[in-house]
RNA sequence: GCGCUGGUAGCUCAGGUGGAAUCAGAGCACAGGCCUCCGAAGCCUGAGGCCGUGAGUUCGAGUCUCACCCAGCGCA
Numbered sequence: 001g002c003g004c005u006g007g008u009a010g011c012u013c014a015g016g017u018g019g020a021a022u023c024a025g026a027g028c029a030c031a032g033g034c035c036u037c038c039g040a041a042g043c044c045u046g047a048g049g050c051c052g053u054g055a056g057u058u059c060g061a062g063u064c065u066c067a068c069c070c071a072g073c074g075c076a
Stems, first nucleotide, its partner, number of pairs: 001075007010028004019059001030046005052068005
């Protein structure tokens, strides 16, 4: 330099066939409650992201296109 894969919540990851209230979700972590003499465990509830950045297509984009940034792998 070229190619491929990935970037979504504090962390690990789903969602990639564009659309209806449920495409913004799970587990862990966090907060509150129940339980307990107190904790842990368990049960219940809750908060938390506009989806790497910018542009484009479209009535409509996490999802499609382009550029760039970051990480990993391969080739030279």
Molecule: transfer RNA
Organism: Acidobacteriota bacterium